[in-house]
Description: Predicted 3D model of a 75-nucleotide RNA (transfer RNA) from a Fimbriimonadaceae bacterium. The organism belongs to Fimbriimonadaceae, within Bacteria. The same sequence occurs in records of 3 taxa. The RNAcentral record of the sequence draws on ENA. It matches the Rfam family "tRNA".

This record gives sequence, structure tokens and C1' cells, in this order.
RNA sequence: GGGGGCAUAGCUCAAUGGGAGAGCACCUGCUUUGCAAGCAGGGGGUUAGGGGUUCGAGUCCCCUUGCCUCCACCA
Repeated sequence: GGGGGCAUAGCUCAAUGGGAGAGCACCUGCUUUGCAAGCAGGGGGUUAGGGGUUCGAGUCCCCUUGCCUCCACCA
């Protein structure tokens, strides 16, 4: 330098172009002498950034950034 993949909640990951969700974690309550476990409820999102297509984009297209991987080149 070139090809491919990935980027979504604190973490790990879902989501067929049409409700942004789950598990764990966190908070509150119940239970306990207390803790843990369990049960019930609750909060938390600029879907990496920018632009485009579309009535509508996490999803499709382009650019940028970061990470992973393969190939090539120089010494």
C1' cells in the first nucleotide's frame, strides 16, 4: 500500500428497511438478626463520526476514524 471483517446500554451480544432489545451488572422494594441467593419493580442508548438513498436507515451506498485478520512491498 491492497483485500476482508467488526464498531448497538457499564460488559457480552441480538434486532427481515417500519416498536432499539436480552442476559449479566446497577438502583429500589420484599424476604433475612445481617449478608448472599431468590422474587417483584425501575433507571440507563448521538446504534464509532460525517454525508447520501428512501415516505421511513442499527440495517442499503460513499467518505473518515479505531480494532482484528490476510496478502504485497522496503530495510